[in-house]
């Protein structure tokens, strides 16, 4: 240099062939229980869904470009 996969919450992934409120589990904060501390329950915070543009009444989802990262050829 061709191609192809991945990027969504601090960290591991799911999602939806375009539609009302974007989630799970662990971690974190607080509460509840304990003499007390670990587990176990409860609850809450935490998201420009990689950027930018375009299609559409509407985009995490579809198109172009592009940044990152992995594989393959060369």
């Nucleotide at each position: 240099g061709a191609c192809g996969g991945a990027g969504u919450a601090g960290c591991u992934c799911a999602g939806u062939u375009g539609g009302u409120u974007a989630g799970a589990g662990c971690g974190u904060a607080g509460g509840a229980u304990u003499c007390a501390u670990a587990a176990c329950c409860c609850u809450a915070a935490g998201g420009u869904c990689g950027g930018c543009a375009g299609u559409u009444c509407a985009a995490u989802c579809c198109u172009g470009c592009u940044c990152u990262u992995c594989g393959u050829c060369a």
A computed fold for a 74-nucleotide RNA from a bacterium, annotated as transfer RNA. Its Rfam family is "tRNA". Model confidence (mean pLDDT): 81 of 100.